[in-house]
Context: one part of a larger RNA
RNA sequence: GAGCGAACGCUGGCGGCAGGCUUAACACAUGCAAGUCGAACGGGCACUUCGGUGCUAGUGGCAGACGGGUGAGUAACGCGUGGGAGCGUGCCUUUCGGUUCGGAAUAAUUCAGGGAAACUUGGACUAAUACCGGAUACGCCCUUUGGGGGAAAGAUUUAUCGCCGAAAGAUCGGCCCGCGUCUGAUUAGCUAGUUGGUGAGGUAAAGGCUCACCAAGGCGACGAUCAGUAGCUGGUCUGAGAGGAUGAUCAGCCACAUUGGGACUGAGACACGGCCCAAACUCCUACGGGAGGCAGCAGUGGGGAAUAUUGGACAAUGGGCGCAAGCCUGAUCCAGCCAUGCCGCGUGAGUGAUGAAGGCCUUAGGGUUGUAAAGCUCUUUUGUGCGGGAAGAUAAUGACGGUACCGCAAGAAUAAGCCCCGGCUAACUUCGUGCCAGCAGCCGCGGUAAUACGAAGGGGGCUAGCGUUGCUC
Repeated sequence: GAGCGAACGCUGGCGGCAGGCUUAACACAUGCAAGUCGAACGGGCACUUCGGUGCUAGUGGCAGACGGGUGAGUAACGCGUGGGAGCGUGCCUUUCGGUUCGGAAUAAUUCAGGGAAACUUGGACUAAUACCGGAUACGCCCUUUGGGGGAAAGAUUUAUCGCCGAAAGAUCGGCCCGCGUCUGAUUAGCUAGUUGGUGAGGUAAAGGCUCACCAAGGCGACGAUCAGUAGCUGGUCUGAGAGGAUGAUCAGCCACAUUGGGACUGAGACACGGCCCAAACUCCUACGGGAGGCAGCAGUGGGGAAUAUUGGACAAUGGGCGCAAGCCUGAUCCAGCCAUGCCGCGUGAGUGAUGAAGGCCUUAGGGUUGUAAAGCUCUUUUGUGCGGGAAGAUAAUGACGGUACCGCAAGAAUAAGCCCCGGCUAACUUCGUGCCAGCAGCCGCGGUAAUACGAAGGGGGCUAGCGUUGCUC
């Protein structure tokens, strides 16, 4: 000098754009944040012009693996980059083929109970695109090549939407490898599923991934192991560059969801707002037993130098479901708060000398504040009042918002501070104080004329900011 997710002190007019718990991955009251489909199904309720229509607890389907948050863990194929072969892929696209015949249940409902509650037991009845069996099989799977195995679901407004098998694509994902990726040797040896082989199991898939047997290997001063620290990257800051520091906001990847473990469902999870077990904590209880998980958006307590509203809307963009109408969406779009930052604008302009008054200094003559003020002539950014009024929206639909913007009116009106003045370093005098009170980044000032302390006048710098502190180059 530049920079900051900054904080503190003094001060503070407006707008645009951005940013806003860096600390306790501490604990959380309350509300909302993931639903949707009646064009899969039986029932119930309401209305009915008896044609139907609407709403819906339950069964069923799809979605809840996305979106959103956080950075605890992780020094690792985690990330970055470049490759690889032995894999999966719902929804979407293309192509080929099919969509046949039956069956048994069950929730809802009802009856009878249990329980304080959460909830739950038994009997009876019923439907389906829920479940099961038979048939069929172009592809498909297994095979000893003889053969064997395996599918489907219908709905309605009659035109569509579906369903099943197979192949291909696209997308997304799983796995492996080369190279790169912090500090410490006051950490020098580490390793038994350890390293490799054979066989088997397991997985969507290669593989000690797991197991049995066999061999005795594997890693390491080119730093293994251990310990500490840390999410990684695109980037960001600085610097002429090389480099150094850093990883907020935005984007990609990873990991986590009170702590630890586990699987279920599913195309996909070992699943933030799913399940089970254990633990700590909190709450309810009739003491028998139950409920919960904000590192989602707001908000509360706490910690801290320090970080915002328990706001509006689905209008746009996007997502889920649905044929659709539509519903949901604290994603998102907006608004609110904060000079936290960057940028822009204003706080008036011209004229005005008997250089007014006042202040300060004085050699008492004067000098300076100073064209500064007053006065005169103008202007109206901003603000105020009144009127008009968007784009964002392809036909409809606008939270923002009567917002941005435009026009008119009155009126200089509503708007300046902070730091410094010994040298470095731009800017000097008087008074007070008297090694006191105090200043200070370094050198150093102060003990009776202090340009260095405090005040005043004057001056210098920056300006809605200015200084201080902290951190980086």

The part of an RNA shown here (small-subunit ribosomal RNA, 5' domain) has 473 nucleotides and comes from an uncultured bacterium.
Its Rfam family is "Bacterial small subunit ribosomal RNA". Gene Ontology terms of the family: structural constituent of ribosome and ribosome.